[in-house]
RNA sequence: GGGGCCAUGGCUCAAUUGGGAGAGCACUUGCCUUGCAAGCAAGCGGUUGAGGGUUCGAGUCCCUCUGGCUCCA
Numbered sequence: 001g002g003g004g005c006c007a008u009g010g011c012u013c014a015a016u017u018g019g020g021a022g023a024g025c026a027c028u029u030g031c032c033u034u035g036c037a038a039g040c041a042a043g044c045g046g047u048u049g050a051g052g053g054u055u056c057g058a059g060u061c062c063c064u065c066u067g068g069c070u071c072c073a
Base pairs, nucleotide, nucleotide: 001072002071003070004069005068006067007066010025011024012023013022019056027043028042029041030040031039049065050064051063052062053061
């Protein structure tokens, strides 16, 4: 210098080839317990890395940039 993959809640990851942003763990509250843990119930938490474009509609498609991993030179 060139190619490929990845970036979504605090963490690990889904989202069915464009149509209601979700799960597990964690956290908070309650129940249970002498108390803690476990268990059960409910709740909180996200401008989907940044900017722009296409579209009625973008996590998803296109362009640029940033960061990480990897291959070639």